[in-house]
Description:
This is a predicted structure of a 316-nucleotide RNA (Bacterial RNase P class A) from a soil metagenome. Its Rfam family is "Bacterial RNase P class A". The family's RNA type in Rfam is ribozyme. The RNAcentral record of the sequence draws on MGnify. Of the family's consensus pairs, 97% are formed in the model.
RNA sequence: GCUAAUCGCUAGUUCUUUGAAUUAGAGGAAAGUCCGGGCAGCAUAGGGGAUGACAGUCGCUAACGGCGACCGGGGGUAACCCUAGGGAAAGUGCCACAGAAACGAAACAGCCUACUUCGGUAGGUUACGAUGAAACGCGCGGUGUAAGAGACCGUAGUCGCUCACGGUGACGUGGGCGGGAGGUAAACCCUGUCUGCUGCAAGGAGUGGGCUAUCAGCGUUCCCGCGACGCCCAUGUUUGACCCCGCUUGAGCCUGUGGGCAACCACUGGCCUAGAUAGAUGGUUAGCGUCUUUUUAAGAUACAGAACCCGGCUUA
Numbered sequence: 001g002c003u004a005a006u007c008g009c010u011a012g013u014u015c016u017u018u019g020a021a022u023u024a025g026a027g028g029a030a031a032g033u034c035c036g037g038g039c040a041g042c043a044u045a046g047g048g049g050a051u052g053a054c055a056g057u058c059g060c061u062a063a064c065g066g067c068g069a070c071c072g073g074g075g076g077u078a079a080c081c082c083u084a085g086g087g088a089a090a091g092u093g094c095c096a097c098a099g100a101a102a103c104g105a106a107a108c109a110g111c112c113u114a115c116u117u118c119g120g121u122a123g124g125u126u127a128c129g130a131u132g133a134a135a136c137g138c139g140c141g142g143u144g145u146a147a148g149a150g151a152c153c154g155u156a157g158u159c160g161c162u163c164a165c166g167g168u169g170a171c172g173u174g175g176g177c178g179g180g181a182g183g184u185a186a187a188c189c190c191u192g193u194c195u196g197c198u199g200c201a202a203g204g205a206g207u208g209g210g211c212u213a214u215c216a217g218c219g220u221u222c223c224c225g226c227g228a229c230g231c232c233c234a235u236g237u238u239u240g241a242c243c244c245c246g247c248u249u250g251a252g253c254c255u256g257u258g259g260g261c262a263a264c265c266a267c268u269g270g271c272c273u274a275g276a277u278a279g280a281u282g283g284u285u286a287g288c289g290u291c292u293u294u295u296u297a298a299g300a301u302a303c304a305g306a307a308c309c310c311g312g313c314u315u316a
Stems, first nucleotide, its partner, number of pairs: 001288007009025007027303001031314002034312005039199004046224004052194004056070005071085001072083004086190002091188002093184003103137002108129001110125006139155005158179009203245002206235006217229001218227002252271003256267004289301005
């Protein structure tokens, strides 16, 4: 865990009504309360800011920060797996240690030129060396030069713009033109989208008319805006509030068919499946099942438990 008996508990229904019968009675997570929605109240929750969350594309959905498929990137022989995936050619900040130097430009060693008292000094250079996760920002070959360098040329790659083709799209393939721009947004920031607060201990008991205030306070971050929430009269309800309603028929569950790669959607048929309020769903006995061990036996049998309801995520 399963079955049976018995003793109880909660709710519904019925009856000969205060007790009997009968039916039903926890989960895959009921949990964490992390996201989203329904519902309810506060303006029929309205405009703006701030804050916060999210970040490829298309789709699914009531909605989502969720899910599905795909694209890009990374890994793998492959099946497949991972992805914290807008902007670093707006601005600011930061880049430990080491190193000459961490984005400001400089120049440790080296190479070259001139001078030299032969110790060096001045200038040119950053290809090569050393340090580092990263070295001033294009690899390779060549030209060039005193020595050198995208300084220039060819080619490959990268980035931006553009054209053609394919794709709903992210994007892919190919062509043309142009450029030389370090990294970091899991730093501030910028862009785009969404975002009021409170949660069933919400909330339900008022309605109509008139008066006053428009200062303050209240409407749970700020501003605008809106509103009697105050007082009086009439009328209704009838003191119940530890009750009752909300409260479980719902984006519901099951079967089948169809559409879609899928998430999911449509239709047919069937079903009603806890609703308590300090909280019922349990205890005992017997038998059985599973697992373990030292096997005529003994031990173990999990995580956990509804609290307005759903969709997810996470954890056990």